């Protein structure tokens, strides 16, 4: 250094639900809350699924792949 992912550390993020709020909307944000999550950090690049005012349009990375980055160090 790469792979890797431990009855290990320190620690992250937070789904559904509530509230307020932006949107036609599918959904975003923000504060609570925690079903999870070793990339549940970033990218809309493919491929799915959703929405539409059907445009050279938009949403989901916590759907699947890919692709940059990254804490720790046991087999």
């Nucleotide at each position: 250094c790469u792979u890797c992912g431990a009855c290990a550390a320190a620690g992250g993020c937070a789904a559904a639900c509530c509230u307020c709020u932006c949107g036609c909307g599918a959904g975003g944000g923000a504060g609570g809350g925690a079903c999870g999550c070793a990339a549940a950090g970033u990218c809309a690049u493919g491929g799915g699924c959703c929405c539409c005012a059907c445009g050279u349009g938009g949403g989901u990375c916590g759907c699947c792949a890919g692709a940059c980055u990254a804490c720790c160090g046991a087999a």
c-di-GMP-I riboswitch aptamer from a Myxococcales bacterium, 75 nucleotides, folded computationally. The sequence was found by an Rfam model in a public genome assembly. Its mean pLDDT, the model's own confidence on a scale to 100, is 92. Its Rfam family is "c-di-GMP-I riboswitch aptamer". Gene Ontology term of the family: cyclic-di-GMP binding.